The prediction has a mean pLDDT of 84. A computed fold for a 597-nucleotide part of an RNA from a Nitrospinota bacterium, annotated as large-subunit ribosomal RNA, domain I. Rfam family: Bacterial large subunit ribosomal RNA.
[in-house]
Context: one part of a larger RNA
RNA sequence: GGCACACGGUGGAUGCCUUGGCGCUAGCAGGCGAAGAAGGGCGUGGUAAGCUGCGAUAAGCUUCGGUGAGCCGCUAACAGGCGUUGACCCGGAGAUACCCGAAUCGGGUAACCGGUUACGGUUAAUCCCGUAACACCCCUGGCUGAAUCCAUAGGUUAGGGGGGCCAACCAGGGAAACUGAAACAUCUCAGUACCCUGAGGAAAAGAAAGCAAAUGCGAUUCCCUAAGUAGUGGCGAGCGAAAGGGGAAGAGCCUAAACCGUAGGGGAUGUAGAAGCUCGUAGGCGUUGUUCCCUCGGGGUUGCGGGGCUCAGUUGGGCGGGGCUACGACCUCGCCGGAGAGUUAGAAAGACAGUCCUUAGCUGAACGGUCUGGAAAGGCCGGCCAUAGGGGGUGACAGUCCCGUAAGCGAAAAGGUCUGUCCUCUCUGGACUGAGUUCCCAAGUACCACGGGACACGAGAAAUCCCGUGGGAAUCUAGGAGGACCACCUUCUAAGGCUAAAUACUCGCUAGCGACCGAUAGUGAACUAGUACCGUGAGGGAAAGGCGAAAAGAACCCGGGUGACGGGAGUGAAAUAGAACCUGAAACCGUGUGUCU
Numbered sequence: 001g002g003c004a005c006a007c008g009g010u011g012g013a014u015g016c017c018u019u020g021g022c023g024c025u026a027g028c029a030g031g032c033g034a035a036g037a038a039g040g041g042c043g044u045g046g047u048a049a050g051c052u053g054c055g056a057u058a059a060g061c062u063u064c065g066g067u068g069a070g071c072c073g074c075u076a077a078c079a080g081g082c083g084u085u086g087a088c089c090c091g092g093a094g095a096u097a098c099c100c101g102a103a104u105c106g107g108g109u110a111a112c113c114g115g116u117u118a119c120g121g122u123u124a125a126u127c128c129c130g131u132a133a134c135a136c137c138c139c140u141g142g143c144u145g146a147a148u149c150c151a152u153a154g155g156u157u158a159g160g161g162g163g164g165c166c167a168a169c170c171a172g173g174g175a176a177a178c179u180g181a182a183a184c185a186u187c188u189c190a191g192u193a194c195c196c197u198g199a200g201g202a203a204a205a206g207a208a209a210g211c212a213a214a215u216g217c218g219a220u221u222c223c224c225u226a227a228g229u230a231g232u233g234g235c236g237a238g239c240g241a242a243a244g245g246g247g248a249a250g251a252g253c254c255u256a257a258a259c260c261g262u263a264g265g266g267g268a269u270g271u272a273g274a275a276g277c278u279c280g281u282a283g284g285c286g287u288u289g290u291u292c293c294c295u296c297g298g299g300g301u302u303g304c305g306g307g308g309c310u311c312a313g314u315u316g317g318g319c320g321g322g323g324c325u326a327c328g329a330c331c332u333c334g335c336c337g338g339a340g341a342g343u344u345a346g347a348a349a350g351a352c353a354g355u356c357c358u359u360a361g362c363u364g365a366a367c368g369g370u371c372u373g374g375a376a377a378g379g380c381c382g383g384c385c386a387u388a389g390g391g392g393g394u395g396a397c398a399g400u401c402c403c404g405u406a407a408g409c410g411a412a413a414a415g416g417u418c419u420g421u422c423c424u425c426u427c428u429g430g431a432c433u434g435a436g437u438u439c440c441c442a443a444g445u446a447c448c449a450c451g452g453g454a455c456a457c458g459a460g461a462a463a464u465c466c467c468g469u470g471g472g473a474a475u476c477u478a479g480g481a482g483g484a485c486c487a488c489c490u491u492c493u494a495a496g497g498c499u500a501a502a503u504a505c506u507c508g509c510u511a512g513c514g515a516c517c518g519a520u521a522g523u524g525a526a527c528u529a530g531u532a533c534c535g536u537g538a539g540g541g542a543a544a545g546g547c548g549a550a551a552a553g554a555a556c557c558c559g560g561g562u563g564a565c566g567g568g569a570g571u572g573a574a575a576u577a578g579a580a581c582c583u584g585a586a587a588c589c590g591u592g593u594g595u596c597u
Stems, first nucleotide, its partner, number of pairs: 001596009015582001016546002020517002022514007029506002031165002039100003042055003046078002050074002061094006070082003105114003115134007136162009169200001170198005180187001184234001210217002221248005231239002252498003255442001259298003263295007275288001276285002278329006303476001305441003308437008317336007337428006350422005356416004361409003367382005383400002385389001391403003447471008457483001478493005533540002553581001556568004
């Protein structure tokens, strides 16, 4: 030195475990913010570095409920306290809430610096201190007010709103490339990623100028299907419908215009005793008129076209006021009565009562013996409960020991749901029918040309929809569509608006589940983790879990540097469970014995 065996060291694999993750289901919630958010800085404890909590009232203050014996967080200890006159803890409401941050009095290298005005404190006075106000933009109202007479711009003031943050979902405005086409340019990836704007708990869409082609259907949205079909396509790669059928859900409405108004404002015009003052008769009045424009009120809302105006007819609760006066008719306003509807569109704000739910909680059945063992929940024996044999814990595996579970009960306060009443609104004040009239029915619109874009559809035979430039209609005997275009036929009524539900999503809360992970896995993060650390910065980004049932965490003795560490003793079932602590593989390093050279 090799080999073998034994015993160790080192190391931290493996096994077991789980406080943490991952995915999903159901329900809730779907926002927070100038009344200063999200997120931070700095403070705050008797002793206090970190985390947590809190804010100069600072691990907290008040109050109302719950609970009931202990408590002063993680966190031991010392010191000192609190608590059945109810502490601690849990829940509701409130107070306080430094500085930065949209940050908003000005500035600024965030957490700092410096002001003005008013009021107050202090001082002999200043200084100083405290409280409040003071950013910008938009809307509404007031005041003021240039060049420039009126006016406008501007200034100023009061009230209201906005600003910023937030995981995905939504709408809109912009918008790639790698890639695929086995190269590549049209094409594809893809209207995707990404950027911007805006909104909501959903958003968007939505009450047919739709589809269709028969005995037609009847807003929108979503799912299944139709169907990888019809199509489209360097007819390559690829892209890829719709009707119809079956389901989920279900809801319909309001304006514009014609016309009316003795409602308001403005322009033009009007002296004839006229026009006009609802009509008739009589009286009276005298710029009240006429016409145009704007505003307001009424009217009106449709496609078997609808509406207006004029005339006629049928029908109509009561009372009162007004329309110059009287009477009648007519119109209009109010009240009572009657009918209907409503906060989710069609108008809009609440109050009260009740139901249910949420935010603390409460009650809650049934077991003993014996054996092994450190320990019984295990074995054996004999019971019991069960609307509870989900789950977790307890010294090994517990329906019956503990927490719970099934079931049942519960709120002073706050919030939510639903219902009712008050309340509010509408109709009755109109509705219907017929005839006439031809007044209205959304204009730089539809449409056309050219250039683009969107439609499954790449310019194609290319309809349809949307933009840019130029041109530019019709009003029902009208107009659009039915995939060029024309005719017939069918169908619908654009150029204004609103509208729940079915649908999408999950930062978050509650409950539950998993042929999901089990510490090199699962989140990057089971632990002071977006921490330490790296980087000027944008940004990058770890490692790190396990003694034991219980600290019973090793009194005392010995060696040693008043060490580290170790040896005894003691605890414990176990100390080769001793804190570098469960198990403790391998590489690697030793000690002993044997053997070989």